[in-house]
RNA sequence: AGAGUUUGAUCAUGGCUCAGGAUGAACGCUAGCUACAGGCUUAACACAUGCAAGUCGAGGGGCAGCAUGGGAGUAGCUUGCUACUCUUGAUGGCGACCGGCGCACGGGUGCGUAACACGUAUCCAAUCUACCCAUGGCUCGGGAAUAGCCUUUCGAAAGAAAGAUUAAUGCCCGAUGGUCUGUGAUUGAGACAUCUCGAACACAGUAAAGAUUAAUCGGCGAUGGAUGAGGAUGCGUCUGAUUAGGUAGUAGGCGGGGUAACGGCCCACCUAGCCGACGAUCAGUAGGGGUUCUGAGAGGAAGGUCCCCCACAUUGGAACUGAGACACGGUCCAAACUCCUACGGGAGGCAGCAGUGAGGAAUAUUGGUCAAUGGUCGAGAGACUGAACCAGCCAAGUAGCGUGAAGGAAGACUGCCCUAUGGGUUGUAAACUUCUUUUGUUUGGGAAUAAAGUGGGUCACGUGUGGCCUUUUGUAUGUACCAUACGAAUAAGCAUCGGCUAAUUCCGUGCCAGCAGCCGCGGUAAUACGGAAGAUGCGAGCGUUAUCCGGAUUUAUUGGGUUUAAAGGGAGCGUAGGCGGCCUGUUAAGUCAGCGGUUAAAUGUCAGUGCCCAACAUUGGCAUGCCGUUGAUACUGGUGGGCUUGAAUACACACAAGGAUGGUGGAAUUUCGUCGUGUAGCGGUGAAAUGCUUAGAUAUGACGAAGAACUCCGAUUGCGAAGGCAGCCAUCUGGGGUGCGAUUGACGCUGAGGCUCGAAAGUGCGGGAAUCAAACAGGAUUAGAUACGCUGGUAGUCCGCGCAGUAAACGAUGGACACUCGGGAUUUGCCCCUUGCGGGUGAGUCCCCCAGCGAAAGCGUUAAGUGUCCCACCUGGGGAGUACGCCGGCAACGGUGAAACUCAAAGGAAUUGACGGGGGCCCGCACAAGCGGAGGAACAUGUGGUUUAAUUCGAUGAUACGCGAGGAACCUUACCCGGGCUUGAAAUGUGACCGACGACCCCGAGAGACCGGGGUUUCCUUCGGGCGGUCAUGUAGGUGCUGCAUGGUUGUCGUCAGCUCGUGCCGUGAGGUGUCGGCUUAAGUGCCAUAACGAGCGCAACCCCUUCCGCCGGUUACCAUCGGGUCAUGCCGGGGACUCCGGCGGCACUGCCGCCGCAAGGCGCGAGGAAGGCGGGGAUGACGUCAAAUCAGCACGGCCCUUACGUCCGGGGCCACACACGUGUUACAAUGGGGGGCACAGCGAGCUGGGGCAUGGCGACAUACCCCGAAUCACGAAAUCCCCUCCCAGUUCGGACCGGAGUCUGCAACCCGACUCCGCGAAGCCGGAUUCGCUAGUAAUCGCGCAUCAGCCAUGGCGCGGUGAAUACGUUCCCGGGCCUUGUACACACCGCCCGUCAAGCCAUGAAAGCCUGGGGCGCCUGAAGUCCGUUGCGGCGACGCGCGGCCGAGGGCGAUACAGGUGAUUGGGGCUAAGUCGUAACAAGGUAACCGUA
Repeated sequence: AGAGUUUGAUCAUGGCUCAGGAUGAACGCUAGCUACAGGCUUAACACAUGCAAGUCGAGGGGCAGCAUGGGAGUAGCUUGCUACUCUUGAUGGCGACCGGCGCACGGGUGCGUAACACGUAUCCAAUCUACCCAUGGCUCGGGAAUAGCCUUUCGAAAGAAAGAUUAAUGCCCGAUGGUCUGUGAUUGAGACAUCUCGAACACAGUAAAGAUUAAUCGGCGAUGGAUGAGGAUGCGUCUGAUUAGGUAGUAGGCGGGGUAACGGCCCACCUAGCCGACGAUCAGUAGGGGUUCUGAGAGGAAGGUCCCCCACAUUGGAACUGAGACACGGUCCAAACUCCUACGGGAGGCAGCAGUGAGGAAUAUUGGUCAAUGGUCGAGAGACUGAACCAGCCAAGUAGCGUGAAGGAAGACUGCCCUAUGGGUUGUAAACUUCUUUUGUUUGGGAAUAAAGUGGGUCACGUGUGGCCUUUUGUAUGUACCAUACGAAUAAGCAUCGGCUAAUUCCGUGCCAGCAGCCGCGGUAAUACGGAAGAUGCGAGCGUUAUCCGGAUUUAUUGGGUUUAAAGGGAGCGUAGGCGGCCUGUUAAGUCAGCGGUUAAAUGUCAGUGCCCAACAUUGGCAUGCCGUUGAUACUGGUGGGCUUGAAUACACACAAGGAUGGUGGAAUUUCGUCGUGUAGCGGUGAAAUGCUUAGAUAUGACGAAGAACUCCGAUUGCGAAGGCAGCCAUCUGGGGUGCGAUUGACGCUGAGGCUCGAAAGUGCGGGAAUCAAACAGGAUUAGAUACGCUGGUAGUCCGCGCAGUAAACGAUGGACACUCGGGAUUUGCCCCUUGCGGGUGAGUCCCCCAGCGAAAGCGUUAAGUGUCCCACCUGGGGAGUACGCCGGCAACGGUGAAACUCAAAGGAAUUGACGGGGGCCCGCACAAGCGGAGGAACAUGUGGUUUAAUUCGAUGAUACGCGAGGAACCUUACCCGGGCUUGAAAUGUGACCGACGACCCCGAGAGACCGGGGUUUCCUUCGGGCGGUCAUGUAGGUGCUGCAUGGUUGUCGUCAGCUCGUGCCGUGAGGUGUCGGCUUAAGUGCCAUAACGAGCGCAACCCCUUCCGCCGGUUACCAUCGGGUCAUGCCGGGGACUCCGGCGGCACUGCCGCCGCAAGGCGCGAGGAAGGCGGGGAUGACGUCAAAUCAGCACGGCCCUUACGUCCGGGGCCACACACGUGUUACAAUGGGGGGCACAGCGAGCUGGGGCAUGGCGACAUACCCCGAAUCACGAAAUCCCCUCCCAGUUCGGACCGGAGUCUGCAACCCGACUCCGCGAAGCCGGAUUCGCUAGUAAUCGCGCAUCAGCCAUGGCGCGGUGAAUACGUUCCCGGGCCUUGUACACACCGCCCGUCAAGCCAUGAAAGCCUGGGGCGCCUGAAGUCCGUUGCGGCGACGCGCGGCCGAGGGCGAUACAGGUGAUUGGGGCUAAGUCGUAACAAGGUAACCGUA
């Protein structure tokens, strides 16, 4: 210090989440020791038991109990002792009692309290203070009671009453008294003062207690101090305005009462005030501070332990005593609860320490001691002390220590992982060797904390102080610590390992089980689940959860924003407030500086010190606040004086759709009325219909009426604060501007509340009504059409007077002032001349741009720049501008304005793509123009479906379907049934054994595989071995799965013209530029232009075939010339001319000409040429897309089977058949069928072959001979052409199907072959919607060959040649594609995205007849205890008490009211939830542009 997460990517906005620290914590796993700290955060819930406040006999009367002494008696009996009984307060002491002091401290808790409660500072001239200290004074004389004890009575008890008697440091009376108190008058001082201090005086009033003893302790008055307490004030101290008004003792006064004291604290009277937007009142929450945590700080959060203050003591009220309380372990009353009871009454208060129950995720022992520290009492010894000090329990925190150290490689074994079978890792880890001993166990020693005080002795002096000696005191504790012996001995876990975030592999699982802080993992190869191994982090702990701060500059004072991300109020006027021009004087509030006081201690921090170290403890220094005081005076403020530039006014001038009222005008539309002309339609639409019209429409002419709006001018024009304003005229009225420099002299800016204005729609009342037109109606469209388009049509639209108060009320940009480069246009003033398209100077309105700003788009003197001032507003999306409440409104509704819940995003700008029923340009058999087909029939073939034991598997839009398959009767074959084999049908390593085995023939069983038997035959060798076989073992084998793990290959976009890179440049960046633009091309082909310059993969070319020519060569090809020969034939000799074969070359390049063009290039029935503008065809397929196809061609990772998912055999199936589709063949006929005759190819293959000839057969074919391993042999071309026939018909078309007879292949044609002959002769007469191919040697048509192959289901596929067309105007439209541009809410990319109702489940919430609960206030009634007041009664010597009455009064009852919460049949919307329904609203021109307000 940052990181993850919105996107295909980017920048910015913005939320969510993480890494850090902390805790009085809890939970999970684990756990050796020590020190120091800590430990009911919940029920201020209820409490059994014990303890927590007593002490003083040196105040008193006394004496129950104990001890001692005295006396008496009894017993034992050594006549003096012991024991016992009785007695005696004489002594030590002391239960209970009177009295004094204490009990108001210490300890606990945080209910209440938003307050002078707390903090801080100041004040009390308005106060008190026991014990303590100091000073000075006093302490006289009397008296009456009352506890206890005793007697009696009542009561279960608690307790109470009566009588008698008695003491005091208890109480009372009297005296004296001061510097005390009160009153009166005199006087001095003080800063005002009803005042304070002081001096002298008069009158009145008020004191006391003794004890023990011989020296002290007490008592009383007064003054001062100290300590503690009380009171007042300034400032500070939570949230809510959906709490805006509150208040009658309320605010003040006069006079009293009361108090320690001030005060409405209380009372009588008078006045009517007082508090509040600087937040009163009300509601909610809460003890406050020192401090603690966090943070760089400013801040934020917290207030446990320790310290200070406050409040409280079951709940509420009250007083008493006292110096002090309205009192935790006191009293009285009321209430609730618990307990006792003899039912009449009583007792109690752990928020003291332990402890119990309950609550809860959760928090300890019914321990020891007063040794220390401290407290109360006491003269003291001492007593008491759950304060305190210690111990116990708890990893609940912080700190420290340990669980060993060194050596040790064959890098051991196991485990785990990889694999090229050799490694890696665990791992110096272990074993093993040596060493150490903290801790542990054994034995022994052994502290400090203790100082004082007391008692005794002694010394000094100032005679009550100090010093010295001695004596006594230890809970913790035989602890810490030290020594000793033993022995590595007694001691390691937890979490994590996808990114953030350090650390990875295997197995299991298979969107299951599960994980998860966020993003997200898991659907068969999961580094994310579970286990293992390893690794990483921390370590006696580690993780999780909860909470706080941080990161978060994400509430922004430090330190944010508001054009489009959330955010400028619709606009103005203006109150409070905030801010404010120039000069000068004064003041010193702000501000600055010095000094002083305070800021308790602890804490923090710095420097030291002490526990072995550290934590911890301890010493000293420092610490931002507040107050006072002395100065300074620039700035701000206050105040005085002046100024004119801000502002305003006067005067002059021009300007404008500024506003209001009244009047007035014409054109037009329209509608209506009247009168004509005129006749059959008009109107309307994409097309129609509804509608109007023979009762005369539409159209047209004339006249008239009405209402609304103002053509042209007219414009980035003007005016206005905004909304808004447009014919013309008049009246009234507002405004800004310019000029001038006369007047005032800062009068200014902004503006929370407030007031006013405020489009359209809407609303009330009254008018008006021509048009248009919500609602509504009809007719269309449509799947529907409550819409869009049409015909009508009412509110409304218009006017007057009111209401309403909102808009995408927008420049999505608040107002004011100042400053900051320029250019251009324009409106309206003024000035100047050189009179021009001139210059200058104001005020407006637009455009372009520098700097600067901005996330970018953009803004840019009219800022979104640089600054100042004021106001408004924002803080993730949804829920929601909703609910509730309040305010306003006639209503509609407006203003204000949440929460629960839910998501990890929502949103902005720009980028690249993709897409558009956006645009532009261009191409393609894409359309169009043509030719021929498919779709109808029959058959063939493939597919789906169905069937089946099996109908093996794959391919499925284009890009599957005569496809893998270029040959399924067995085989193939993978499928089914049945029968066999298990190292296996085949291959191979090792070991052992054998020299066999095997082959051939025969026999038997069997469907066969195979099994059994018989016979014949039988190894090689260089002696190392080879070869073969059997057995065993390791490998095998699998057309089993995954093409979504893969290689390779292939299809498609597409033979489309694209796809990229380097450097440079531009941009924050994604990215752009280049590759865009113009022209051109088949082409990103080229040329020109150009912040780009170049390059690569593609295009083209290079390759093959074909077309023309030349050269070379020539047999098996050829035959012109020469010769020979034949019925005939290059048949033979020969030839090298021609054809041809096949090798090398040539040719074509817009090269030439004309026209167009800058060029590239284009055009031309041009020339030449065999060929002309790429001559034709083929091969060649960029970056990539479709998780496209193939694990069954092959290869291969992983998984699976192993007497079977392997392998062999027989048979069956892949050929099934209600049906559907694709691809074909044959046809439907006369451009034809049949018969006869005759002619012309090329490719190509051939010995298990191709055939010829001859003979036989109608034929398929058979037989004999012969040719050819082939430019040598053979392989019939057909359509065509000629002749004959048929005569438009289900035919002499068509040939399916069926019957019969055969041929051939083959072990074998039943399922299931082809062919031949004879016979039979089905559908079909040109094919619906729709759809396919083809642009020239093409389509169409005709035959031939080949592969596979025994044969063939081939009508398929691949080739070959023969004959040989038609058409293309053109690019509007359909499809596909390319480039540029535009919009986008798409990026899985339009087969996208996405909205709303309904249906289902879940969740929270609003309303609701009501019902229930709570706290508070108000009124009335009643009214305990108690203070106070009164009192004529009673008691007392008196103080005073009792009784009675009154005020107040807790509580209770009744009543009405508001508030808050809960619940509630039903109901409203909202949110969430892989695959529900209906539609298609939005995003593209989203198919009617969208959106805002309104009805």

Small-subunit ribosomal RNA from an uncultured rumen bacterium, 1495 nucleotides, folded computationally. The sequence is in RNAcentral, with records from ENA and SILVA. Its Rfam family is "Bacterial small subunit ribosomal RNA".